[in-house]
């Protein structure tokens, strides 16, 4: 340096809920709010679950797994 690993630190993110706005629905977006989160950053490639106008269709990456990326350095 790199990979592995997660102690400190610097900070990061943001469940439920509410309000407002998109959507036919799933749910998605702004803002409070804080369950949690070492990738809770990013991708629907594979399963799973969800929707619906039942398709060569949608959502879910804070479901499992896979992929790329990153911030910081103890054991």
């Nucleotide at each position: 340096c790199u990979c592995c690993c997660g102690a400190a630190a610097c900070g990061g993110c943001a469940a439920a809920c509410c309000a407002c706005c998109c959507g036919c629905g799933a749910g998605g977006g702004u803002g409070g709010g804080a369950c949690g989160c070492a990738a809770a950053g990013c991708c629907a490639g594979a399963g799973g679950u969800c929707c619906c106008c039942c398709g060569u269709g949608g959502a879910u990456g804070g479901c499992u797994c896979g992929g790329c990326u990153a911030c910081c350095g103890a054991a």